[in-house]
Context: one part of a larger RNA
RNA sequence: CGUUAGAGCAUUGAGAGAAGCUUUCCCUAGUACGAGAGGACCGGGAAAGAUACACCUCUGGUGUACCAGUUAUCGUGCCAACGGUAAACGCUGGGUAGCUACGUGUAGUUGGAUAACCGCUGAAAGCAUCUAAGUGGGAAGCCAUACUCAAGAUGAGUGCUCUCAUCCUAAAAGGAUUAAGGUCACGGUUAGAUUAGCCGUUCGAUAGGUAUCAAGUGUAAGUGCAGCAAUGCAUUCAGCUGAGAUAUACUAAUAGACCGAAAA
Numbered sequence: 001c002g003u004u005a006g007a008g009c010a011u012u013g014a015g016a017g018a019a020g021c022u023u024u025c026c027c028u029a030g031u032a033c034g035a036g037a038g039g040a041c042c043g044g045g046a047a048a049g050a051u052a053c054a055c056c057u058c059u060g061g062u063g064u065a066c067c068a069g070u071u072a073u074c075g076u077g078c079c080a081a082c083g084g085u086a087a088a089c090g091c092u093g094g095g096u097a098g099c100u101a102c103g104u105g106u107a108g109u110u111g112g113a114u115a116a117c118c119g120c121u122g123a124a125a126g127c128a129u130c131u132a133a134g135u136g137g138g139a140a141g142c143c144a145u146a147c148u149c150a151a152g153a154u155g156a157g158u159g160c161u162c163u164c165a166u167c168c169u170a171a172a173a174g175g176a177u178u179a180a181g182g183u184c185a186c187g188g189u190u191a192g193a194u195u196a197g198c199c200g201u202u203c204g205a206u207a208g209g210u211a212u213c214a215a216g217u218g219u220a221a222g223u224g225c226a227g228c229a230a231u232g233c234a235u236u237c238a239g240c241u242g243a244g245a246u247a248u249a250c251u252a253a254u255a256g257a258c259c260g261a262a263a264a
Stems, first nucleotide, its partner, number of pairs: 001152001005163007015149003021049007033038001051107005059101004066094005071086006110144003117137004165177004181259004185201005206252003209248005215241003222235005
């Protein structure tokens, strides 16, 4: 921009895409078959591998400053306690959210028409012949089914609901203001390169802060006691804490602007 008034929501599916896998074991059955050795078709069931998609409850990984330990050195006058730097975490032990696999869940279904091939009936050609008329079976392949997208499918589909107004102009064309609704703006995010999507904007829990909790680390500092001291014990499952949960308007979502309806 179109889809022929303007919108919101929900849909149909022309068409397109992805997928399609394999193995082992058990039963049938030690049956059919076979002298024996061995050992099935058909059919039913259970696991596993690989692959794909999704997710983070569990198990792990990461988690660049969340917690603790620790070496050297510099600084805060000194002690103590802390902070900086050590190749962009100095090193080490852990680790929430998020992301993730080594973790968890799900998936590969059911029909049809056929190929090679195998048939039935059967003439031409008194026989024979799957074929000439007619009619069956038959593949991981083909077409549907199932899964995903999908009306720019310009062939632009369908349903429900909302708006149905005012003005300029003699009229038309055109223009202005609005309606339903939308966009910008602002606070964000399970969304994201940008855009888009989604949520919220005081009639409010959208983000931050704060409080409590979860979770992590692992018992802070100070003081007291014991010890010559290093250190230990008590106060103390303490102190501290990024992303998590709940609550709470303390801070910021203010103020607003713009677009947007026609024929009978």

Description:
Predicted 3D model of a 264-nucleotide part of an RNA (large-subunit ribosomal RNA, domain VI) from Pavlova gyrans. RNAcentral holds the full RNA, with entries from ENA. Its Rfam family is "Bacterial large subunit ribosomal RNA".